[in-house]
RNA sequence: AGACCACCACUGCCGAACGCGCGGCACGCGCCGCGCGGCGGGGGACCCAAUCGGUCCGGGGUGCAUCCGGCAACGGCGCCGGAGGGAGAUCUCCUGCUCCCAACCCGUCAGCUAACCCCGCAGGCGCUACAGCGGAGUGUG
Numbered sequence: 001a002g003a004c005c006a007c008c009a010c011u012g013c014c015g016a017a018c019g020c021g022c023g024g025c026a027c028g029c030g031c032c033g034c035g036c037g038g039c040g041g042g043g044g045a046c047c048c049a050a051u052c053g054g055u056c057c058g059g060g061g062u063g064c065a066u067c068c069g070g071c072a073a074c075g076g077c078g079c080c081g082g083a084g085g086g087a088g089a090u091c092u093c094c095u096g097c098u099c100c101c102a103a104c105c106c107g108u109c110a111g112c113u114a115a116c117c118c119c120g121c122a123g124g125c126g127c128u129a130c131a132g133c134g135g136a137g138u139g140u141g
Base pairs, nucleotide, nucleotide: 007141012125013124014123018037019036020035021034022033023032024031025030038121039120040119041118042117043116048111058109059106060105061104062103066083067082068081069080070079071078084101085100086099087098088097090136091135092134094132095131096130
């Protein structure tokens, strides 16, 4: 120096919403601009799908945030039940428990889609924050 083994301790959460470099501002957390890398989303061929008639009704996207039935109501915002989707502190499996199922955007227009084109990297929380079992890993000694 490397490999292996064992023990102890540690690791913020939801989300794509991060890392590095340079310059400027602030002179304190940090903010702005540019570049590289990374992550996320949309548009967009052949082929495939779709293509008919009637009623109602425009249609589409981000996101876990949808669907069905009943009651109530009658601009929206409500209640109950069922199915389905998502979250709970390194990662993952199982079990239980506790919660969430919003919000916003495009503007009459978009199926899939190689090349190609365009856009985003916000916001909101927490200080042992659910618990147990099995497995795996990072760092330090």
Notes: A computed fold for a 141-nucleotide RNA from a Gemmatimonadota bacterium, annotated as c-di-AMP riboswitch aptamer (ydaO/yuaA leader). The coordinates come from a structure-prediction model, not an experiment, and the mean pLDDT is 75. The organism belongs to Gemmatimonadota, within Bacteria. Rfam family: c-di-AMP riboswitch aptamer (ydaO/yuaA leader). Gene Ontology terms of the family: regulation of gene expression and cyclic-di-AMP binding. About the family: This family represents a conserved RNA structure found upstream of the ydaO and yuaA genes in Bacillus subtilis and related genes in other bacteria. It was read from a public genome assembly, where an Rfam model found it.